[in-house]
């Protein structure tokens, strides 16, 4: 230098136009002498950043910016 893929909650990932959810972490509670498991609530993200398309965009399109990967 061409090329492709990922980017969404602290963390691992779904969602693929109509105001964004789930495991685990964390907090609280209920159990127990206690802890821990297990149960129930809850906290928590304007979806890398900027544009356009559209009634409306996380989602469609460009063009950046980080990471991974394949050619050269």
């Nucleotide at each position: 230098g061409c090329c492709g893929g990922u980017g969404u909650a602290g963390c691992u990932c779904a969602g693929g136009g109509g105001u964004a959810g789930a495991g685990c972490u964390c907090g609280c509670g209920u159990u127990u002498c206690g802890u821990a498991a297990a149960c129930g609530c809850g906290c928590g993200g304007c979806c890398g950043u900027c544009g356009g398309u559209u009634c409306g965009a996380a989602u469609c399109c460009g063009a950046c910016c980080a990471c991974c990967g394949g050619c050269u």

The RNA shown here (transfer RNA) has 72 nucleotides and comes from a soil metagenome. The sequence is in RNAcentral, with records from MGnify. It matches the Rfam family "tRNA". The family's RNA type in Rfam is transfer RNA. Rfam describes the family as follows. Transfer RNA (tRNA) molecules are approximately 80 nucleotides in length.